[in-house]
């Protein structure tokens, strides 16, 4: 310098994001979604029920404070 967790406003279907109070912590906890994993599951797709209910599939959503990569930086 940065800012988890809770708190609180707003947006999102949701993960999550941004504001504001707040500091668990990070020598890159600066950026980046290539690669890997990992959160969500809405549109859609398939089943099963009937009267619109429920279960599976599923990134094209997100994590960069999950590893790795690039890429710019501080002190010595």
């Nucleotide at each position: 310098g940065c800012a988890a967790a809770c708190c609180u406003g707003u947006c999102g279907a949701a993960a999550g994001a941004c504001g504001g109070g707040g500091a668990c912590g990070c020598a890159a906890a600066g950026c980046c979604a290539c690669c890997g994993g990992u959160c969500u599951a809405a549109g859609g797709c398939c089943c099963g029920a009937c009267c619109u209910c429920g279960g599976g599939c599923g990134a094209u959503g997100a994590c960069a404070g999950c590893g790795g990569g690039g890429u710019u930086g501080c002190c010595g």

Background:
The RNA shown here (c-di-GMP-I riboswitch aptamer) has 76 nucleotides and comes from a marine sediment metagenome. Of the family's consensus pairs, 95% are formed in the model. Its mean pLDDT, the model's own confidence on a scale to 100, is 88.